[in-house]
Molecule: Bacterial large signal recognition particle RNA
Organism: Actinomycetota bacterium
RNA sequence: CCGUGCUAGGCGGGGGGCUCGGGGUCCCCUUCACCGGAAACCCUCGAUACGCCGGGCCGAUUACCCGUCUGCGGCCCCUGCAGGACCGGGUCAGCCCCCGGCAAGCAGUGUUGAUGGUCGGGUCCUGCGCGACUCGGAGCCGUGAACCCGGUCAGGCCCGGAAGGGAGCAGCCGUAAGCGGUGGACCGGGUGUGCCGCAGGGCGGCUCGGCCGGAGCCGGCUACCGGGGAUAGCGUCGGCCCGCGGCGGUCCAGGGCGAGGUGCACGG
Numbered sequence: 001c002c003g004u005g006c007u008a009g010g011c012g013g014g015g016g017g018c019u020c021g022g023g024g025u026c027c028c029c030u031u032c033a034c035c036g037g038a039a040a041c042c043c044u045c046g047a048u049a050c051g052c053c054g055g056g057c058c059g060a061u062u063a064c065c066c067g068u069c070u071g072c073g074g075c076c077c078c079u080g081c082a083g084g085a086c087c088g089g090g091u092c093a094g095c096c097c098c099c100g101g102c103a104a105g106c107a108g109u110g111u112u113g114a115u116g117g118u119c120g121g122g123u124c125c126u127g128c129g130c131g132a133c134u135c136g137g138a139g140c141c142g143u144g145a146a147c148c149c150g151g152u153c154a155g156g157c158c159c160g161g162a163a164g165g166g167a168g169c170a171g172c173c174g175u176a177a178g179c180g181g182u183g184g185a186c187c188g189g190g191u192g193u194g195c196c197g198c199a200g201g202g203c204g205g206c207u208c209g210g211c212c213g214g215a216g217c218c219g220g221c222u223a224c225c226g227g228g229g230a231u232a233g234c235g236u237c238g239g240c241c242c243g244c245g246g247c248g249g250u251c252c253a254g255g256g257c258g259a260g261g262u263g264c265a266c267g268g
Stems, first nucleotide, its partner, number of pairs: 001268006009058003012030005020046005034055004064261002066258005073251004078246004083242002086239004092235001093231001094234002096229006104222003108217002116212008124201006130194002132191006139182005149174004157166003
């Protein structure tokens, strides 16, 4: 060095989770890597723990071990987010409401004359007048008395010798109080009365008009300033969780590299 037969070892590994701890069943990453079986109120083990039961294959090397570089992915700490969900505050007071200010913009108004000034009228008050309405009265019309109102009084009655005279019911006519109607004109009273008149007062405001004068006035909306309020809807602030990003730490599948390592027996 070669051959044969063995043995160690290998036929996946890792992160998370679970656990006192290791491994597995579970989830995930890498990946394609012998087959079958059980495993969450779980299975198997104890720092000599990196699984258990049964079967099969490779086998000291391309496959195993070690070192190093790279590195999927997971976990941890810190941190950022004008990403998201939830909880909470009312001090922050921006959105919301109220009050005040300003007059920059818009709107409105103004040379068909603003603000202002002045004069007069109206609005307001008092008195009077006139009118309206209403009540009452006068007036007018109607009605209105068994007897105790009037006239006329048939009949009847009374007086009278008679002539004649008298009282007088009913009826008819009329009238009084009263009742009813009307009540324009007349008289009196009243008023939730009047685009009415006269006189006086008032004159602050508003309004109408005349005159003077000649460019602003106003404060509705927006902006801005100040003050107050409300609320948790948004903003904002605080908390917590998720997501994403970053610094760091840790465990690392896989891959690259290494003139690093790799046993026993027999035969040639």